A computed fold for a 74-nucleotide RNA from a Candidatus Woesearchaeota archaeon, annotated as transfer RNA.
The sequence is in RNAcentral, with records from ENA.
The prediction has a mean pLDDT of 83.
It matches the Rfam family "tRNA".
RNA sequence: GCUCCUGUAGUCUAGCCUGGAUAGGACGCAAGCCUCCGGAGCUUGUGACCGGGGUUCAAAUCCCCGCAGGGGCG
Numbered sequence: 001g002c003u004c005c006u007g008u009a010g011u012c013u014a015g016c017c018u019g020g021a022u023a024g025g026a027c028g029c030a031a032g033c034c035u036c037c038g039g040a041g042c043u044u045g046u047g048a049c050c051g052g053g054g055u056u057c058a059a060a061u062c063c064c065c066g067c068a069g070g071g072g073c074g
Stems, first nucleotide, its partner, number of pairs: 001073007010027004020057001028046006050066005
C1' cells in the first nucleotide's frame, strides 16, 4: 500500500442479509419487600446503535468518507 471481518448500555449479546410498532435479552447498578444482618428470591427503576454525510415518507439495517480493533497479501 491492497483486501476481508468486527464495532449496539458498565460487561456480554439479539436485531443488519430482506429498511417500518417505544432497539429486545442476560449480568450489573439503585430503591423497595423479605431478613437480626447479609445472601437468595420477588417488585420497580436504570442506561446503548463508533463519528460525519447521503438515499428514503422512514436508516442500527442500504451507499460513501473517516476512526478504532483484528486477520490475510505484498